RNAcentral holds the sequence, with entries from Rfam.
SAM riboswitch aptamer (S box leader) from Mucilaginibacter terrenus, 106 nucleotides, folded computationally.
The prediction has a mean pLDDT of 82.
The model forms 97% of the base pairs in the Rfam consensus.
Rfam family: SAM riboswitch aptamer (S box leader). Rfam links the family to the GO term regulation of gene expression. A reference for the family is Grundy and Henkin (1998), "The S box regulon: a new global transcription termination control system for methionine and cysteine biosynthesis genes in gram-positive bacteria", Mol Microbiol.
[in-house]
RNA sequence: UAGUUAUCAAGAAAGACCGAGGGAAAGGCCCUAUGACGUCUUAGCAACCUAUACAAUAAGUAUAAAGGUGCUAAUUCCUGUCUGCCAUUGGCAGAAGAGAUAAUGU
Numbered sequence: 001u002a003g004u005u006a007u008c009a010a011g012a013a014a015g016a017c018c019g020a021g022g023g024a025a026a027g028g029c030c031c032u033a034u035g036a037c038g039u040c041u042u043a044g045c046a047a048c049c050u051a052u053a054c055a056a057u058a059a060g061u062a063u064a065a066a067g068g069u070g071c072u073a074a075u076u077c078c079u080g081u082c083u084g085c086c087a088u089u090g091g092c093a094g095a096a097g098a099g100a101u102a103a104u105g106u
Stems, first nucleotide, its partner, number of pairs: 003104006013042005021031003026079003043072003048068002050064005076098001081095006
């Protein structure tokens, strides 16, 4: 790094440093010198790996959070492609694609 599986409507921020961009890409829309993004510290959220109990050593359910990740603006911020319904440029729903994270893995 290819691939596979699962999830993506909920949840959770303060301080210090830095200094102009950032939200993956395009369009939109937004965040940002009242300091974003990023780095560090501390705190928190969640429960993928994990632990315990029940269960059949399964599937699964419940509880926990020491450890490994992850996350803490906006639904993955929204849309793009396809399908269905409604329709007034458009709206709603579903699916695909792309992406993110975890586990696995050549």